[in-house]
RNA sequence: GCCGAAGUAGCUCAGUUGGUAGAGCAGCUGUUUUGUAAACAGCGGGUCGGGGGUUCGAUUCCCUUCUUCGGCU
Repeated sequence: GCCGAAGUAGCUCAGUUGGUAGAGCAGCUGUUUUGUAAACAGCGGGUCGGGGGUUCGAUUCCCUUCUUCGGCU
């Protein structure tokens, strides 16, 4: 330099023929217990790496850019 993959909640990851984003763990609250843990119930947490475009509507399609990983030279 060229090619490919990945980037979504604190962490690990789902979510595709475009239609208002979820799970598990973690966190907080409550019940239970003499107390802790466990168990059960509930709650909060995200402008989907950044910017732009198409569209009535974009995590999803297009362009560009950043980071990480792999391959080729």
Molecule: transfer RNA
Organism: Candidatus Phelpsiimicrobium noxiivivens